[in-house]
Context: one part of a larger RNA
Molecule: small-subunit ribosomal RNA, central domain
Organism: Chlorella vulgaris
RNA sequence: CUGGGCGUAAAGCGUCCGUAGGCGGUUUGAAAAGUCUGAUGUCAAAUCCCCGGGCUCAACCCUGGGAACUGCAUUAGAAACUCGCAGGCUAGAGUACGGUAGAGGCUGGUGGAAUUCCCGGUGUAGCGGUGAAAUGCGUAGAUAUCGGGAGGAACAUCCGUAGGCGAAGGCGCCCAGCUGGACCAGAACUGACGCUGAGGGACGAAAGCGUGGGGAGCAAACAGGAUUAGAUACCCUGGUAGUCCACGCCGUAAACGAUGCGAUACUGGAUGUUGGCCACACUUAGGUCGGUCAGUGUCGAAGCUAACGCGUUAAUUACCCCGCCGGGGGAGUACGGUCGCAAGAGUGAAACUC
Numbered sequence: 001c002u003g004g005g006c007g008u009a010a011a012g013c014g015u016c017c018g019u020a021g022g023c024g025g026u027u028u029g030a031a032a033a034g035u036c037u038g039a040u041g042u043c044a045a046a047u048c049c050c051c052g053g054g055c056u057c058a059a060c061c062c063u064g065g066g067a068a069c070u071g072c073a074u075u076a077g078a079a080a081c082u083c084g085c086a087g088g089c090u091a092g093a094g095u096a097c098g099g100u101a102g103a104g105g106c107u108g109g110u111g112g113a114a115u116u117c118c119c120g121g122u123g124u125a126g127c128g129g130u131g132a133a134a135u136g137c138g139u140a141g142a143u144a145u146c147g148g149g150a151g152g153a154a155c156a157u158c159c160g161u162a163g164g165c166g167a168a169g170g171c172g173c174c175c176a177g178c179u180g181g182a183c184c185a186g187a188a189c190u191g192a193c194g195c196u197g198a199g200g201g202a203c204g205a206a207a208g209c210g211u212g213g214g215g216a217g218c219a220a221a222c223a224g225g226a227u228u229a230g231a232u233a234c235c236c237u238g239g240u241a242g243u244c245c246a247c248g249c250c251g252u253a254a255a256c257g258a259u260g261c262g263a264u265a266c267u268g269g270a271u272g273u274u275g276g277c278c279a280c281a282c283u284u285a286g287g288u289c290g291g292u293c294a295g296u297g298u299c300g301a302a303g304c305u306a307a308c309g310c311g312u313u314a315a316u317u318a319c320c321c322c323g324c325c326g327g328g329g330g331a332g333u334a335c336g337g338u339c340g341c342a343a344g345a346g347u348g349a350a351a352c353u354c
Stems, first nucleotide, its partner, number of pairs: 004325003007308002012322001014203004021196003025089005033082002035078008049066006092193001093190003097186001098184003104179006111155001116150007126137002164171002208249006217243002222238004260321001262319001264318002269299010281288002303310002327354003336347001338345002
């Protein structure tokens, strides 16, 4: 110096891309930086260790000798492993060709149902609302019903789901255009081009902010009616921001699988489902059975776990890289600097106290 952990006890960055760095398939050659061996020099004395001697013994101490000083330098070698160099390979990775599924993204357009409002017709005294009421609406004709119109927002039932797609956030009427990714099959090509990723960059629900539009329904705030001992609530009647659009900010969530990524690799099964491919038998025009690849669920051998549970989609067994944790409170606070229009975000203590 190293040693333990991170689903629920403290702890996985919200997600991805990627710089430096760390790590890295297979084979041959030469070299010898790391590594290993020998030799030489050096590594003051004292101390520590070993063998003796001296203080009446012993310790401390004094003294003789040895060993050691695990290091450094020079030199001679070794070549398995690591690095660097040169040359190959194709199992990782990628490209092209052929197919497949999908609410993946963006833009434009279209459609019907419903709510609300307006106009007109019919029609008359109630409607609405609740546990019960009242506020509210209505004889200036409401509610109900029929016809017409306006406008905004969201796409019911069925398909449909334990389903699909996306890195995550997230994505659902229909049509068209533009566009990203994934999967499968065969093999052609490139030839390690790979993994992770401190800083950095991009994306990032809802709410909120700026400017300009829009505004049907819903609805913080607010007003009223109830309830109640009170009721700054729950219930009711209204209702403004907002919710919607364009552009620009914000950068946070129980951003959750509370589970980082992996070229990842290995390790019994059973059953459902989605998308491919193969194979034929049964059959028939659509399925069943079987195999295989990729996803998504349930149950469970071994194993793991404090238990709950996880269990080939691992929380098993291993490896690589990053992030994070070290009693509770104070506190995600103060201060400082960074970012932001602001709200605030991010970074992030201490005193004190139990």